[in-house]
RNA sequence: AUUCCAAAAUGUGGAAGAGUCCGUUUAAUCGGCACCGAAGGGGCAAGGCUUCACCUGCUAUGAUGAAGUUGAAACUCUCAGGUAAAAGGACCCAUUUUGGCUU
Numbered sequence: 001a002u003u004c005c006a007a008a009a010u011g012u013g014g015a016a017g018a019g020u021c022c023g024u025u026u027a028a029u030c031g032g033c034a035c036c037g038a039a040g041g042g043g044c045a046a047g048g049c050u051u052c053a054c055c056u057g058c059u060a061u062g063a064u065g066a067a068g069u070u071g072a073a074a075c076u077c078u079c080a081g082g083u084a085a086a087a088g089g090a091c092c093c094a095u096u097u098u099g100g101c102u103u
Base pairs, nucleotide, nucleotide: 001103004100005099006098007097008096009095010094011093013092014091019033021032022031023030034083035082036081040079041077042076043075047070048069049068050067051066052065053064055062
């Protein structure tokens, strides 16, 4: 310095869904009913690993069965969050910084 990977910051960049529901009801809170999935969080498949059992004359290995562990998401759950606007928003784009790999 370049490519790739990971993380962070910046922009006030792009970015969906679902009731401006009801309770005297602007908003928030509280209670009730109905909904959404893209902050966060939980769950799991194939496969891998370990152990046990069984078969093999023995060891080892292998097939089979069982248990444990690991194992992804934009899938799923709807705890949290959300259902006018604002705010937030996974993910994407651009810029910058840091670390790692390669040359």